RNAcentral holds the sequence, with entries from ENA and Rfam. The RNA shown here (transfer RNA) has 74 nucleotides and comes from archaeon HR04. Its Rfam family is "tRNA". The family's RNA type in Rfam is transfer RNA. The prediction has a mean pLDDT of 81.
[in-house]
RNA sequence: GGGAGCGUGGCCUAGCAUGGAAUGGCGCCAGUCUCGGGCACUGGAGGUCGUGGGUUCAAAUCCCACCGCUCCCA
Numbered sequence: 001g002g003g004a005g006c007g008u009g010g011c012c013u014a015g016c017a018u019g020g021a022a023u024g025g026c027g028c029c030a031g032u033c034u035c036g037g038g039c040a041c042u043g044g045a046g047g048u049c050g051u052g053g054g055u056u057c058a059a060a061u062c063c064c065a066c067c068g069c070u071c072c073c074a
Base pairs, nucleotide, nucleotide: 001073002072003071004070005069006068007067010026011025012024020057028044029043030042031041032040050066051065052064053063054062
């Protein structure tokens, strides 16, 4: 230099070919339980979906550019 894949709460992950209010687990907070803790059960908080732009009534999803990481070729 050329090509491909990936980027989603603190961590991991589903959803993306077929656009319609973001899924589950761990962790965290509260409650029940316990002498206390753990386990278990119930409830809750936490997301500019890497960044910016475009298309659309509507974008995590489609298009473009850029950033980061990984891999392949040279």